[in-house]
RNA sequence: AACGAACGCUGGCGGCAUGCUUAACACAUGCAAGUCGAACGAGCUCUUCGGAGCUAGUGGCGGACGGGUGAGUAACGCGUGGGAACCUGCCCAGAGGUACGGAAUAACUGCGGGAAACUGCGGCUAAUACCGUAUGAUGCCGGAAGGCCAAAGAUUUAUCGCCUUUGGAGGGGCCCGCGUCGGAUUAGCUAGUUGGUGGGGUAACGGCCUACCAAGGCGACGAUCUGUAGCUGGUCUGAGAGGAUGAUCAGCCACACUGGGACUGAGACACGGCCCAGACUCCUACGGGAGGCAGCAGUGGGGAAUAUUGGACAAUGGGCGCAAGCCUGAUCCAGCAAUGCCGCGUGAGUGAAGAAGGCCUUAGGGUUGUAAAGCUCUUUCGUCAGGGAAGAUAAUGACGGUACCUGAAGAAGAAGCCCCGGCUAACUCCGUGCCAGCAGCCGCGGUAAUACGGAGGGGGCAAGCGUUGUUCGGAAUUACUGGGCGUAAAGCGCACGUAGGCGGAUGCACAAGUUGGGGGUGAAAGCCCAGGGCUUAACCCUGGAACUGCCUUCAAAACUGUGCGUCUUGAGUUCAAGAGAGGUAAGGGGAAUUCCUAGUGUAGAGGUGAAAUUCGUAGAUAUUAGGAAGAACACCGGUGGCGAAGGCGCCUUACUGGCUUGAUACUGACGCUGAGGUGCGAAAGCGUGGGGAGCAAACAGGAUUAGAUACCCUGGUAGUCCACGCCGUAAACGAUGGGUGCUAGAUGUUGGGAUCCUCAGGGUCUCGGUGUCGCAGCUAACGCGUUAAGCACCCCGCCUGGGGAGUACGGUCGCAAGAUUAAAACUCAAAGGAAUUGACGGGGGCCCGCACAAGCGGUGGAGCAUGUGGUUUAAUUCGAAGCAACGCGCAGAACCUUACCAGCCCUUGACAUCCCUCUUGAGCAUACCAGAGAUGGUUUGCGUCGGUUCGGCCGGAGAGGAGACAGGUGCUGCAUGGCUGUCGUCAGCUCGUGUCGUGAGAUGUUGGGUUAAGUCCCGCAACGAGCGCAACCCUCGCCUUUAGUUGCCAUCAUUCAGUUGGGCACUCUAGAGGAACUGCCGGUGAUAAACCGGAGGAAGGUGGGGAUGACGUCAAGUCCUCAUGGCCCUUAUGGGCUGGGCUACACACGUGCUACAAUGGCGGUGACAGUGGGGAGCGAAGGGGCGACCUGGAGCUAAUCCUCAAAAGCCGUCUCAGUUCGGAUUGUACUCUGCAACUCGAGUGCAUGAAGUCGGAAUCGCUAGUAAUCGCGGAUCAGCAUGCCGCGGUGAAUACGUUCCCGGGCCUUGUACACACCGCCCGUCACACCAUGGGAGUUGGUUUUACCUGAAGACGGUGAGUUAACCCGCAAGGGAGACAGCCGGCCACGGUAAGGUCAGCGACUGGGGUG
Repeated sequence: AACGAACGCUGGCGGCAUGCUUAACACAUGCAAGUCGAACGAGCUCUUCGGAGCUAGUGGCGGACGGGUGAGUAACGCGUGGGAACCUGCCCAGAGGUACGGAAUAACUGCGGGAAACUGCGGCUAAUACCGUAUGAUGCCGGAAGGCCAAAGAUUUAUCGCCUUUGGAGGGGCCCGCGUCGGAUUAGCUAGUUGGUGGGGUAACGGCCUACCAAGGCGACGAUCUGUAGCUGGUCUGAGAGGAUGAUCAGCCACACUGGGACUGAGACACGGCCCAGACUCCUACGGGAGGCAGCAGUGGGGAAUAUUGGACAAUGGGCGCAAGCCUGAUCCAGCAAUGCCGCGUGAGUGAAGAAGGCCUUAGGGUUGUAAAGCUCUUUCGUCAGGGAAGAUAAUGACGGUACCUGAAGAAGAAGCCCCGGCUAACUCCGUGCCAGCAGCCGCGGUAAUACGGAGGGGGCAAGCGUUGUUCGGAAUUACUGGGCGUAAAGCGCACGUAGGCGGAUGCACAAGUUGGGGGUGAAAGCCCAGGGCUUAACCCUGGAACUGCCUUCAAAACUGUGCGUCUUGAGUUCAAGAGAGGUAAGGGGAAUUCCUAGUGUAGAGGUGAAAUUCGUAGAUAUUAGGAAGAACACCGGUGGCGAAGGCGCCUUACUGGCUUGAUACUGACGCUGAGGUGCGAAAGCGUGGGGAGCAAACAGGAUUAGAUACCCUGGUAGUCCACGCCGUAAACGAUGGGUGCUAGAUGUUGGGAUCCUCAGGGUCUCGGUGUCGCAGCUAACGCGUUAAGCACCCCGCCUGGGGAGUACGGUCGCAAGAUUAAAACUCAAAGGAAUUGACGGGGGCCCGCACAAGCGGUGGAGCAUGUGGUUUAAUUCGAAGCAACGCGCAGAACCUUACCAGCCCUUGACAUCCCUCUUGAGCAUACCAGAGAUGGUUUGCGUCGGUUCGGCCGGAGAGGAGACAGGUGCUGCAUGGCUGUCGUCAGCUCGUGUCGUGAGAUGUUGGGUUAAGUCCCGCAACGAGCGCAACCCUCGCCUUUAGUUGCCAUCAUUCAGUUGGGCACUCUAGAGGAACUGCCGGUGAUAAACCGGAGGAAGGUGGGGAUGACGUCAAGUCCUCAUGGCCCUUAUGGGCUGGGCUACACACGUGCUACAAUGGCGGUGACAGUGGGGAGCGAAGGGGCGACCUGGAGCUAAUCCUCAAAAGCCGUCUCAGUUCGGAUUGUACUCUGCAACUCGAGUGCAUGAAGUCGGAAUCGCUAGUAAUCGCGGAUCAGCAUGCCGCGGUGAAUACGUUCCCGGGCCUUGUACACACCGCCCGUCACACCAUGGGAGUUGGUUUUACCUGAAGACGGUGAGUUAACCCGCAAGGGAGACAGCCGGCCACGGUAAGGUCAGCGACUGGGGUG
């Protein structure tokens, strides 16, 4: 785009078309083929007696047309173009004839039979029915002679007929060339078969039939078989070529319930005729009969689905008739159906308050939308009324009071369907929450869905719109036009060669192909063009063009072809040389292995990652000598050689194939390819017979392992070897078929030849082979590139999405294994190639990190603290979950906190804003009552706001009320912001321009060095730049300077005391500066960057520490810090209070503290810090208590006072023990904080004195002022630290090194990964479903062969029965002819038997697909 469509929703009108695609299933009822009285007799009716009319029958013509259907048919059936051996009623034209006779018969009548259908016998009768004779031809037969053949009349006189014949027109029969679907898993078919002769038959040729003879005929250019199918003009699609199709209309064919058969006839083997058989239906008196809608309507049935039991012969046409006319479901019309095509309408103009309503909203508005309303108009269609055709030439109009015209009323009666994620025009809200659903493909839906459903809005089409189905297109996706085959699917394993295809130069001829002109044909309709007719269009009419084809004729001769010649360049032959693992056979050789014998010799050998099985004291292994056997041939040896491929490797000989070079002559296209075919064809395997040293499937044992039917080891049989015969496959690979020609080079190597030179050698040229690189060109890229995958030609093979499957079935081959040929159902939306970026690897290279190693100290064992899991509970609130959750949020849960639980209360609320009314205080304190308290009620005291225009005027505050709202630590961190963790303080991550690539992308950023560093240098199709690194910032370490109080005290004075005077040198404090930059020297390095060493220096190579965290990753963490979208609760999921819980406890884990002791405990001694903190605070001195602590209150808003005492240290003692270690637990008495220490705080004294004697597997931290160890301070805080954040004191050990573990960076490589190896993914097993192969069999279709049967019928024979016409006969009768009957061959249906083939079902079974 289209449709004979169907389905869903919807539906105003008209015109023109179309309407059982399925059951060629079965059919009730009516109609569809009759007509002629001018052929005939008879009967009936009417009659004006003139006649007229009707009719059953005989007879004639027509029922072979028209109409229907597409079952069959792969065929001369159809299409197209030719042909000769034919027929033709009616029609046209011409010629001739139409004479004389005869016998019957239906109707009718009589008698019968039968239920009926129908029918028997006797009698009468007519004809244009039937028969004979005559006449006969230019007719027929025949060579001729000769022979043969006809007729019908009717009637009122003019016609209509009849017979013979010639020709025509139109119709029909037959023959031929070409064209006409799929299957080769159908390869051979054929006996009247192919041809001939004689005969028969037909309208006619012919094996059409028959007898005889011959053995042919068809087939790879596809016979036969099988499936499917009416063919064509055309129709649909397409740019065309094609592809699909064959409704309506037209031509042809075939069929008429199924099968067979003939009769009649001009024509049939006959849709509405006959006979027979069969199935089915109907009637029946059971004896018998009747029927055939694939005619028009209609019914049932089938189906997704297809109309009225209508009108008329008015028109067109047909039959009959002289005609009038009759008949005509052909036809013309009407009815039904949006089934299609075409046209029209459902209103037009104006109208902004941009109405209302709806929807959305950022709450402003936007949109629906000039849309509506309103106002002003119009009346197509429809309705009503009036008029009213053409179609018909005189008459006759079903359609039809139709088309059309006129008038009237009134916007009045007339819009839906689909879509809105992309393709694809059109977007929002709500609902839903991987549900419900959508979906043509991709795919949507798991709580913010433009994709589901609804709504608003929008887009498209419109009396339709969508869906489904089918065809073509897009699809160059079967490629003729117009594709491919190295790696995507695809080159046969290789050669020889048949048919076929293709083929060098030149001349002549022919004209098959080819080209041009003419003629015939190519039906009409349709398509196209022009014109015309319906108001237009659809539709119709007229004309033209076209119909690309076929036939025929004339011409041309370039090319192809054919024939005849010639030629040498393709191909081949000859001669001379050459290289070679080319092949076959025979013979020979040495090394090695194993075995045997003998000697020497002694305890192991062998084997492995390590072992064991194994061999060995019966003497192995090792070693020496001798012997035997089989197999393979080291070095040379090489992208070297040879061969068609497979393949070929010691030496010699024989036979033999191919190749190359050089040279002369010869043949004269002899060539290339190659469907089928034939041969060769690694390894394994098979058969027969040998052989068997080594090796070695199977097998055995030993190991390894979770297992180990493996890898490793020890053995070991087929086999490997030989001969003969099979198999016929391989990643048989260059994944690249063969041949020929052309198209830059460079450089190896191999085999020849030519030539030059300075001749053991070298140079140049050339032919053949084999490699590497590379231009042009090609390629999707990779790559190929004179050995093409380039440019061309010829021939063959092969491919057409993945899986199923190279499988099943069938065939062929094979001894088998199996090979070859080779599907389908079903299933998926991919499978695949090349390259890119990442990620990954038990890949490689380089490098780094307390990553390992080297060390020190821990954890894991004990007790306790703390966090988590689990369990428990009314609740044990919630979050965090490998590293990167677990002394984490929590810098501190007795109440509070608090979010949890129980109970009791409040409801505009504890808190904010707005409105109304009332009160002017608010607030603090006090006492009492009820209550667990919140709260409620009462009492007393203190206190009594600000401004002011002095107005309850303004502000503020409180109480009450109503509603908007408040409130939520309720959910979603996977809707978010912000903040944070982590890789990782790792060195990376990118951009602009340029260049390269079809592109993704690459380059830069890679490379050589170097660095802590993408740090720097050099190189480079790159040149630059940004975020990171580094530096700039803070702090510690040195110095200078400024300033000296609360700090300091060298000098002077003074004191118990830097206490005071004095001073600011020092320390210190805190401001500003300086200082370090590989700057200097030497070496290494490329003379660079840099590295190593040194000097100087407080500090040396980023001086130590901190802050600082690129692009990004983990949907990492947090809605319970805060903010926030959406959802949810609203007398509760909000708010208040009391009590409880977060503190539970069989258990498990993380992080810590204290220990297990002598580097220690205890006692004594008494020296030296730093960071900090302090007003509801730090709290001195003094006093009390054994102590926690109490009392006290100086000083201090702090370099001033307080905290403040540091502790390890040193001295003494204990002497290895569950202890003078260890301190849990428990008892008791206390202290402090606090409203309150029961659940549930910390501390103290006395008493008690558990586990624990250094910790399994495993695991953590640390590289220097670090680890370890020691104490001190702070935040939080009423109180509570073993945690956290800080501070100083003492103060180590070790690092060979980068193999390994972990993490990371760069380069490279492989990849089937991309959610990226925690990836992907294979097979069995289990379950469910689906299709399919095998299958004992069983059911059916179709077909073949043989035989039996043999209706009707035509044919042949017979015909003793019957018999009007003609003949003989007076007659009887006879003859000719005909009929019945009978016989024969042919033959449908039917039957029997045996096959072929195709389907259905089938216990069980095999694999396959999906989940």